A computed fold for a 72-nucleotide RNA from Candidatus Wildermuthbacteria bacterium RIFCSPHIGHO2_01_FULL_48_27b, annotated as transfer RNA. The coordinates come from a structure-prediction model, not an experiment, and the mean pLDDT is 86. Its Rfam family is "tRNA". The family's RNA type in Rfam is transfer RNA. The organism belongs to Candidatus Wildermuthiibacteriota, within Bacteria.
RNA sequence: CGGGGAUUAGUGUAGCGGCAACACGCAUGGUUCGGGUCCAUGAGAUGGUGGGUCCAACUCCCACAUCCCCGA
Numbered sequence: 001c002g003g004g005g006a007u008u009a010g011u012g013u014a015g016c017g018g019c020a021a022c023a024c025g026c027a028u029g030g031u032u033c034g035g036g037u038c039c040a041u042g043a044g045a046u047g048g049u050g051g052g053u054c055c056a057a058c059u060c061c062c063a064c065a066u067c068c069c070c071g072a
Stems, first nucleotide, its partner, number of pairs: 001071007010024004018055001026042005048064005
């Protein structure tokens, strides 16, 4: 320098254009002498940044940023 991939909750991931899900973690309650396990309920994401397309964008397009891979 060229090409490709990734970026979504505290962590790890899903989600082929229609009001964002799961696991772990966290909070509260139950269970226990207490803790763990287990059960129930709940909180938590301006979706990397900025634009564009569309009635509607995590999803499609463009630029940029960071990380990873391949090539020179």
The same sequence occurs in records of 2 taxa.